[in-house]
RNA sequence: UAGUGAUAAAGCCAAAACUGAGGUGACUCAGUGACGGAAAACUAGAGGGUCUAAUUAUAUUAGAUAGCCAGUUGCCAUA
Numbered sequence: 001u002a003g004u005g006a007u008a009a010a011g012c013c014a015a016a017a018c019u020g021a022g023g024u025g026a027c028u029c030a031g032u033g034a035c036g037g038a039a040a041a042c043u044a045g046a047g048g049g050u051c052u053a054a055u056u057a058u059a060u061u062a063g064a065u066a067g068c069c070a071g072u073u074g075c076c077a078u079a
Stems, first nucleotide, its partner, number of pairs: 003078003012037002017032006035067001041072003047069002049065006
C1' cells in the first nucleotide's frame, strides 16, 4: 500500500414506534427507543434510482432521500 473482517480490543452510529417542533408535502430536527450497521462517517449545481409539490396531456421547474445504488475518506486487527 492492497485485500479481508475470521479472531479480538477500544469504541461508534441508531431503524420502527411514541412525544414535541418545522414543512403544502416527500421529509427534517430534538427527546425516548434499538431494528440493525465494518464505514449506518462525509458527498444531493459528480452520477443513477426512488419520492414530493406545482402543472395536469406530457414534459419542465423546484424540493426530499446517501440506513437505495454509488463516489470520497477513516479506526483496529491480520486467520